[in-house]
RNA sequence: UAAUCGUCGACUGGAGAGCGGUCUUACAGACCCACCGAAGGGGCAGCGCAGAAUCCUGCGUAAACUCUCAGGUAACCGGACAGAGGGAGAGAC
Numbered sequence: 001u002a003a004u005c006g007u008c009g010a011c012u013g014g015a016g017a018g019c020g021g022u023c024u025u026a027c028a029g030a031c032c033c034a035c036c037g038a039a040g041g042g043g044c045a046g047c048g049c050a051g052a053a054u055c056c057u058g059c060g061u062a063a064a065c066u067c068u069c070a071g072g073u074a075a076c077c078g079g080a081c082a083g084a085g086g087g088a089g090a091g092a093c
Stems, first nucleotide, its partner, number of pairs: 004090002007087002011083003018033001020032005034073003040069001041067003046061006
C1' cells in the first nucleotide's frame, strides 16, 4: 500500500401471513385455533475423506430450497438482502 476480503456503526429501499378467540388481578399475561418465512436455528443434492468392495455405511460441507424450534401475522417496531458512502483490520509487491 492497489485490487480484493470479511467486519463495525449510521443513512436509504425492503416481502409474507389474524387489529382471531377464551379467561384473568386487563396499556399486560396465560391458553386455544388458523396462518407466514426474510432475524437466529435445524435438514440435504453434489463433492471430499474414511471404511467397505462395485452394493453400501459413517463423517464434513450450500442456498432465497425445505422444517417452522424460535420469531412473526393493522400501524409502529423488527427485518434477510440490496444501494451509495465511511471507520478500523487483513492484504500481492

Glycine riboswitch aptamer from Marinobacterium alkalitolerans, 93 nucleotides, folded computationally. Its mean pLDDT, the model's own confidence on a scale to 100, is 77. Rfam family: Glycine riboswitch aptamer. The family has 44 seed sequences and 9,425 matches in Rfam 15.1. The sequence was found by an Rfam model in a public genome assembly. NCBI's taxonomy places the organism under Bacteria, Pseudomonadota, Oceanospirillales, Oceanospirillaceae, Marinobacterium.